[in-house]
Molecule: SAM riboswitch aptamer (S box leader)
Organism: Breznakiella homolactica
RNA sequence: CUUUCAUCAAGAGUGGCGGAGGGAACGGCCCUGUGAAGCCCGGCAACCAUAAUCGGCGCGGCUGAUUAGAAUGGUGCCAAAUCCGACGGUACCCAUCGUACCGGCAGAUGAGAG
Numbered sequence: 001c002u003u004u005c006a007u008c009a010a011g012a013g014u015g016g017c018g019g020a021g022g023g024a025a026c027g028g029c030c031c032u033g034u035g036a037a038g039c040c041c042g043g044c045a046a047c048c049a050u051a052a053u054c055g056g057c058g059c060g061g062c063u064g065a066u067u068a069g070a071a072u073g074g075u076g077c078c079a080a081a082u083c084c085g086a087c088g089g090u091a092c093c094c095a096u097c098g099u100a101c102c103g104g105c106a107g108a109u110g111a112g113a114g
Stems, first nucleotide, its partner, number of pairs: 001114008013041001015040003021031003026085003042078003047074003050068008082106001087103006
C1' cells in the first nucleotide's frame, strides 16, 4: 500500500511544558491567547492478549459463540454523531427550498490475509 471482517449517537483533566493553529480531504459550520498543534502526566474504553461457560474439529491442541474484569501486556481514544453535508433511493411538500429515514462513497480504529 491492497484486501477481509467488526465497530464508529456512550465515555474520558479547571494538570505541567509549549506557543498558533486545529477539526482527514472539498463545501459548510465550528474550536482556539479565557491558550491550537505537539510532548509529558492523568483519564476513558474494552479490539487483541487474559479468565469462565457452552459447542465444533483433522482433539497433548486449534477454533466458534456468549459472558466477566480492568490489575498486567499490545493498541486505540479523550469538543461537537465519523461535527454536518457531499452520491443514490424512499416518505412528507403542488413545486423549489427543505426535513426524516435507509443505503453507498470516503475516513478512523482493531483483528486477520497478501